Annotation: A computed fold for a 103-nucleotide RNA, annotated as SAM riboswitch aptamer (S box leader).

RNA sequence: UACUCAUCAAGAGCUGGUGGAGGGAUUGGCCCAAUGAAACCGCAGCAACCAUUGCCCUUGGGCAAACGGUGCUAAGUCCUGCGAGUUAAUCGAGAGAUGAGAA
Numbered sequence: 001u002a003c004u005c006a007u008c009a010a011g012a013g014c015u016g017g018u019g020g021a022g023g024g025a026u027u028g029g030c031c032c033a034a035u036g037a038a039a040c041c042g043c044a045g046c047a048a049c050c051a052u053u054g055c056c057c058u059u060g061g062g063c064a065a066a067c068g069g070u071g072c073u074a075a076g077u078c079c080u081g082c083g084a085g086u087u088a089a090u091c092g093a094g095a096g097a098u099g100a101g102a103a
Base pairs, nucleotide, nucleotide: 001103003101004100005099006098007097008096013043014042016041017040018039022032023031024030028079029078044073045072046071049069050068052065053064054063055062056061057060077095082092083091084090
């Protein structure tokens, strides 16, 4: 990088250090940012995908814990784009993100 499966309306940031103008994937919007963007580091937190441990039904599942591996900590995946619908609500698809698996 392409493939398969699952999830995406909840949750959680600092008066810290370096840095110095961008960032929110992409289109159009709308936002965030010199009262300091991205990125890196530190510390803290959230969650429970994998692993682990315990308990309960049973070959698999449920519940709990949170020491390990990831992930995440503005706005619903910020909204939107394609289809249905009446322009809206809403639903679906696609794309994207994360995890696990397999080549």